Notes: This is a predicted structure of a 184-nucleotide RNA (Lysine riboswitch aptamer) from Paenibacillus apis. The model forms 100% of the base pairs in the Rfam consensus. The prediction has a mean pLDDT of 77. RNAcentral holds the sequence, with entries from Rfam. It matches the Rfam family "Lysine riboswitch aptamer". Its family is annotated with lysine biosynthetic process in the Gene Ontology.
[in-house]
RNA sequence: AGGUGAGGUAGAGGCGCGGUAUUUAACAGUCUUUGACAGAGCUUGAGCAGCUAUGACGUCAGGGAGAAGGAAAUAUCGCCGAAGCGAAGGAUCAGGCUCUAUGCUCCUUUGCUGGGUCUGCAGUGAAUAACUGCAGGACUGUCUUGACAGACUUCCCGGUUUGCCAAGUUGUGCUAUCUCGUCA
Numbered sequence: 001a002g003g004u005g006a007g008g009u010a011g012a013g014g015c016g017c018g019g020u021a022u023u024u025a026a027c028a029g030u031c032u033u034u035g036a037c038a039g040a041g042c043u044u045g046a047g048c049a050g051c052u053a054u055g056a057c058g059u060c061a062g063g064g065a066g067a068a069g070g071a072a073a074u075a076u077c078g079c080c081g082a083a084g085c086g087a088a089g090g091a092u093c094a095g096g097c098u099c100u101a102u103g104c105u106c107c108u109u110u111g112c113u114g115g116g117u118c119u120g121c122a123g124u125g126a127a128u129a130a131c132u133g134c135a136g137g138a139c140u141g142u143c144u145u146g147a148c149a150g151a152c153u154u155c156c157c158g159g160u161u162u163g164c165c166a167a168g169u170u171g172u173g174c175u176a177u178c179u180c181g182u183c184a
Base pairs, nucleotide, nucleotide: 002183003182004181005180006179007178008177009176010175011174014080016079017078018077019076020075021074022073023072024071030065031064032063033062034061035060036059037058041051042050045099046098047097048096083113084112085111086110087109088108089107090106091105093103094102114140115139117137118136119135120134121133122132123131124130141170143168144167145166146165148163149162150161151160152159153158
């Protein structure tokens, strides 16, 4: 010089990932009002309170208010387990009140997925949008192995490297680099 173990730093994959803001289009649900139909309960599971034959709940048609979440475009921020999903535990919040149940968000631990895309099925959802999961297809990145070709090195065997093709794996990975330890 090189190999190897641990730790750190900086990077690569590409319709790459996620957040925020603005604009635009459409909309579920909700509130209110008018008319018609109909006829007993409604109020999230239980209780209380409240409304209701002066017509509750509901259906149809019309008017008004306002509209979450998602989508597209632009700008910007943080990044490459970026991020997403599952499980367990914890915390806050949500209704007129209480209990219980349920739901949203956040945190910790742990498991799975390299990446985007298309198709099918299922779930969430108002939705043909979007998201998630499973399966499959082609594509793509990294690494490994092999064949062929080129370059460098060698007396030769061989070795290094590049290209292309094929096959296989996948992120706790890969490339570069630093520190410590170890082999020699």